A computed fold for a 73-nucleotide RNA from Candidatus Iainarchaeum sp., annotated as transfer RNA.
It matches the Rfam family "tRNA". Gene Ontology term of the family: triplet codon-amino acid adaptor activity.
RNA sequence: GGGCUCGUGGUCUAGUGGUUAGGACACCUCCCUGACACGGAGGAGGUCGGCGGUUCGAUUCCGCCCGGGCCCA
Numbered sequence: 001g002g003g004c005u006c007g008u009g010g011u012c013u014a015g016u017g018g019u020u021a022g023g024a025c026a027c028c029u030c031c032c033u034g035a036c037a038c039g040g041a042g043g044a045g046g047u048c049g050g051c052g053g054u055u056c057g058a059u060u061c062c063g064c065c066c067g068g069g070c071c072c073a
Base pairs, nucleotide, nucleotide: 001072002071003070004069005068006067007066010025011024012023013022018056027043028042029041030040031039049065050064051063052062053061
């Protein structure tokens, strides 16, 4: 330098064009207990890596850039 792939709350991840972007763990509050753990109920937390494009509509499709991984030279 070229090709492929990934980037979504603190962490891991689902979502392949249309509803309020869903789940697990972690965190906070309450219940439970003598207390802790477990368990139960509720809650906060996301510019979906960035910029532009296509579209009535983009997390999703396209281009460029940034970052991680793999391969080729």
The sequence was found in a public genome assembly.